[in-house]
Context: one part of a larger RNA
Molecule: large-subunit ribosomal RNA, domain I
Organism: uncultured bacterium
RNA sequence: GGCGUAUGGGGGAUGCCUAGGCUCUCAGAGGCGAAGAAGGACGUGAUAAGCUGCGAAAAGCUUCGGGUAGCUGCAAAUAAGCGAUAAUCCGGAGAUAUCCGAAUGGGGCAACCCGCCCGGUUGAAGGCCGGGAAUCCCGAUUAAUCGGGAGGCGAACCCGCUGAACUGAAACAUCUAAGUAAGCGGAGGAAGAGAAAACAAAAGUGAUUUCCCAAGUAGUGGCGAGCGAACGGGAAACAGCCCAAACCCAACAUGUUACGGCAUUUUGGGGGUUGUAGGACUGCGACAUUGCACAUAAUUACUAUAACAGAGCACAGCUGGAAAGCUGGACCAUAGAAGGUGAUAGUCCUGUAGGUAAAAUAUUAGUUAUAGCAUAGCAGUAUCCUGAGUAAGGCGGGACCGGAGGAAUCCUGUCUGAAUCUGGCGGCACCAUCCGCUAAGGCUAAAUACUACUGAGAGACCGAUAGUGAACCAGUACCGUGAGGGAAAGGUGAAAAGAACCGCGAACAGCGGAGUGAAAUAGACCCUGAAACCAUACGCUU
Numbered sequence: 001g002g003c004g005u006a007u008g009g010g011g012g013a014u015g016c017c018u019a020g021g022c023u024c025u026c027a028g029a030g031g032c033g034a035a036g037a038a039g040g041a042c043g044u045g046a047u048a049a050g051c052u053g054c055g056a057a058a059a060g061c062u063u064c065g066g067g068u069a070g071c072u073g074c075a076a077a078u079a080a081g082c083g084a085u086a087a088u089c090c091g092g093a094g095a096u097a098u099c100c101g102a103a104u105g106g107g108g109c110a111a112c113c114c115g116c117c118c119g120g121u122u123g124a125a126g127g128c129c130g131g132g133a134a135u136c137c138c139g140a141u142u143a144a145u146c147g148g149g150a151g152g153c154g155a156a157c158c159c160g161c162u163g164a165a166c167u168g169a170a171a172c173a174u175c176u177a178a179g180u181a182a183g184c185g186g187a188g189g190a191a192g193a194g195a196a197a198a199c200a201a202a203a204g205u206g207a208u209u210u211c212c213c214a215a216g217u218a219g220u221g222g223c224g225a226g227c228g229a230a231c232g233g234g235a236a237a238c239a240g241c242c243c244a245a246a247c248c249c250a251a252c253a254u255g256u257u258a259c260g261g262c263a264u265u266u267u268g269g270g271g272g273u274u275g276u277a278g279g280a281c282u283g284c285g286a287c288a289u290u291g292c293a294c295a296u297a298a299u300u301a302c303u304a305u306a307a308c309a310g311a312g313c314a315c316a317g318c319u320g321g322a323a324a325g326c327u328g329g330a331c332c333a334u335a336g337a338a339g340g341u342g343a344u345a346g347u348c349c350u351g352u353a354g355g356u357a358a359a360a361u362a363u364u365a366g367u368u369a370u371a372g373c374a375u376a377g378c379a380g381u382a383u384c385c386u387g388a389g390u391a392a393g394g395c396g397g398g399a400c401c402g403g404a405g406g407a408a409u410c411c412u413g414u415c416u417g418a419a420u421c422u423g424g425c426g427g428c429a430c431c432a433u434c435c436g437c438u439a440a441g442g443c444u445a446a447a448u449a450c451u452a453c454u455g456a457g458a459g460a461c462c463g464a465u466a467g468u469g470a471a472c473c474a475g476u477a478c479c480g481u482g483a484g485g486g487a488a489a490g491g492u493g494a495a496a497a498g499a500a501c502c503g504c505g506a507a508c509a510g511c512g513g514a515g516u517g518a519a520a521u522a523g524a525c526c527c528u529g530a531a532a533c534c535a536u537a538c539g540c541u542u
Stems, first nucleotide, its partner, number of pairs: 001541009015527001016491002020462002022459007029451002031153002039100003042055003046078001050074002061094006070082003105114003116132006135150006157188001158186005168175001172222001198205002209236005219227002240443003243387001247270005253264004275421001277386004281380004290374003295370007303362003307356002313329001315328004330347002332336001338350003392416008402428001423438005478485002498526001501513004
């Protein structure tokens, strides 16, 4: 030096565990904000650095309920206190709520600086206390001014405006990706759409939305890559309505007047709402019936936001540090879900099943009351009304399954520009017949989409290099001028019983005794403790 054996060091794999995640289900909730949000800064404790809570009334104040013996958060200890005159704790409703932040008196390098007006403090000045003054929009008003609203934040879902490229086409330009990503605006618990100027086809259907099929069909397409319907059928859910106008009335104003009025504009009220055309108008008849998607109040019920009691082994023996294990015996079960307890507990604890409960607040539903609203017939058909810079057309774009094509339909930048019910539009160029519908105003629940958030649950999901980036004081430490990037890090023990005391030592280091414990090779660098690597002892060998 090598090999082997043994014992250690080192290291933190593996096993076990879970306080955290991930993905869903069912319910709830679907917003917060000038009554100052979201998010922060600074404070606040007997001692107090951090987290949590709270706000100069500051780990809290008041009140109403629940609850019952302890309490002063994480967080041990000390001090000082509180509590059966009911604390701490849990729930409802209030009070307080510094400064910044939309931030709103002005400014500003956020949490700071500088003012003004009014009122109060017995008077002046100062100080202190309280209130007010940003901008935009709307309404009132002659104006001055007053009143109301908005602004900002928030995960996805929704609507609109604007709108790429990589990529695919095995290159690339039409095309695709894709009306996607991104940007901007807006709204709601959903949004949007929606009661036929719709489809259909000789038969009919009857608003919209979503799903299954039709169907990867018909089509479209450098007929490449690709893109891709509808009719019809079956389901979910179902709900229909209101204006404008004609006509009538009123008011102000203006014009005109033979002062009786008349006309016009505007405003308000009534009326009226459709395709089998309807309505106005005229005549007749009636004031019934039915309904409500909507307001307020009362009341009832359910539910939510605290809770309450809640069966059954204090069984015996054995092993053990410990019984819930094993053996033997017993009991409950509308409760044998789950968690905990010194190992594996239906009957020990918390609970669970099934029941019970609310002073206060809230949701939903019903009822009642009040108020409000809506709703009808017959006949006549002369006259009037039925949405205009609209429909349609030319040019240029875009949307549709449809890339300009034979190209209907829809939207519109631009130029033109009708008809008026004997009207008008559509049925994929266009024309005729036939059929369907009635544009140029508006509203509308449900079925559908989503989940930042709350509760209850589930998993042939993970188990600390996994699962969220984050099981731990993590969007932290740290990096970057900044936008931004972004970690590592879990486990003593049943219980701290966390090692009194002694010794060695410079020692508050470390170690040896002693002691605790089932165990200390469980000693805080603490469960298990693999490998690399290091060492010691012994054996063999060179």